[in-house]
RNA sequence: GCCGGUGUAGCUCAGCGGUAGAGCAGCGGUUUUGUAAACCGCUGGUCGGGGGUUCAAUUCCCUUCACCGGCUCCA
Numbered sequence: 001g002c003c004g005g006u007g008u009a010g011c012u013c014a015g016c017g018g019u020a021g022a023g024c025a026g027c028g029g030u031u032u033u034g035u036a037a038a039c040c041g042c043u044g045g046u047c048g049g050g051g052g053u054u055c056a057a058u059u060c061c062c063u064u065c066a067c068c069g070g071c072u073c074c075a
Base pairs, nucleotide, nucleotide: 001071002070003069004068005067006066007065010024011023012022013021018055026042027041028040029039030038048064049063050062051061052060
């Protein structure tokens, strides 16, 4: 330098045009002598950034940034 993949809640991930979700973590409650476990509830998001298409974009297109992998070049 070229090609591909990943980027969504604190963490691990799903969702791939039509109201952004789950598990764990956190907070509150029930229970217990108490803790843990279990159960119930709650909080938590510029969907990496910018632009375009569309009535509507996390989703499609372009660009860019970060990370991961492969290939090539360089003696």
This is a predicted structure of a 75-nucleotide RNA (transfer RNA) from a Candidatus Melainabacteria bacterium. The sequence was found in a public genome assembly. It matches the Rfam family "tRNA". It is annotated as a transfer RNA.